A computed fold for a 170-nucleotide RNA from a Planctomycetota bacterium, annotated as c-di-AMP riboswitch aptamer (ydaO/yuaA leader). Of the family's consensus pairs, 86% are formed in the model. Its mean pLDDT, the model's own confidence on a scale to 100, is 75. Its Rfam family is "c-di-AMP riboswitch aptamer (ydaO/yuaA leader)". Rfam 15.1 lists 7,607 matches to the family in 2,262 species.
[in-house]
Parts: sequence; structure tokens; C1' cells
RNA sequence: UUUGCUUCACAGCCUAAGCUGCCGCCGCAUCCUGGAGCGGCAGCGCGGGGGACCCAAUCGCUCGGCGCGUCUGCGUCGAGCCGGGGCGUACGACUCCCAGCGAUGGGAGGAGCGGCGACUUCACGCGUCGAGCCCGUCAGCUAACUCCGUCGGCAUCGGGAAGGGUGAGC
Repeated sequence: UUUGCUUCACAGCCUAAGCUGCCGCCGCAUCCUGGAGCGGCAGCGCGGGGGACCCAAUCGCUCGGCGCGUCUGCGUCGAGCCGGGGCGUACGACUCCCAGCGAUGGGAGGAGCGGCGACUUCACGCGUCGAGCCCGUCAGCUAACUCCGUCGGCAUCGGGAAGGGUGAGC
């Protein structure tokens, strides 16, 4: 240091969102010491974005004309349609309505799928949610490097099974 066993003792928890040191503030309490809270700075940690080589990936779609082919394809010309990405569970086959010849755009519903119900996991039941914001035509992975964040909450479902942290002992 790791693993196992045993019982004992201890520990509030979720989240990336914490720890340590120094300084300051408020005010509880006080003889003093000290504890809780708030703020600033620094370090450590944690989370996320960007970013090489290597590797991975690369091919748009619709309508019309023409040509070839002949069973629905190839080539070519023209007109049109469609960006992509990040945080986050926040998606969605399919159906219907509107516009369009169509690709497509807008709206309504929606099987399913996903998040949450507070130590974690599993299955079941129940409940509930599936928003919003940002970049600006650019983004795969990614060493170095670089940018940003470090909030907010819970003790708020049911019964069942399993498991975990720290310390002590063997």
C1' cells in the first nucleotide's frame, strides 16, 4: 500500500461547484480563547469548451430539360431546397393540418426513449419534467497550449434486494 474478515465506533446528503492559507467585514457570544456567516487574494482540486501528429470521417437533396440505358438507374445542363456546433435529460418513429409540383418550412398530436423524486445501484409501482441560453458559417479525436465555470438545493413517494465512506482490531 492492497485485499479479506469481524464486530465496534464515527460520518448529514445531492451537485463539477470543494479544500487549505492569509487578509478584511458583519454581528452571535464572551473575561479571554473560540465557533458560525459574508467578502477579497493566492495555491491545490473538480467540471466544461477550444486546440496537432496518428487515426477516423468525407459521397448532399428535389424538380424540370436533354442524352444513354431499359425498369427505374447513369451522365449532363438549368432552377430550387437544406448550414453546422456547444452547455443541458431536454429527444422522438409515426399521424394530421397549412404553404410548396417536390426537396422543404410552419403548427398540432404522439408510441417510444430519456431526466428527476436527496448516500449509491438494481428491478417494480406511483408521481413529475423533457425548457432555455450561447457561438456565428467555424468546431471529429487530440499531446503541448489555451479559455470559461466553481452555482444552486434537499432531508420531497412506496415497499423490496444489494452495496458504499472514515477510523480501530485481526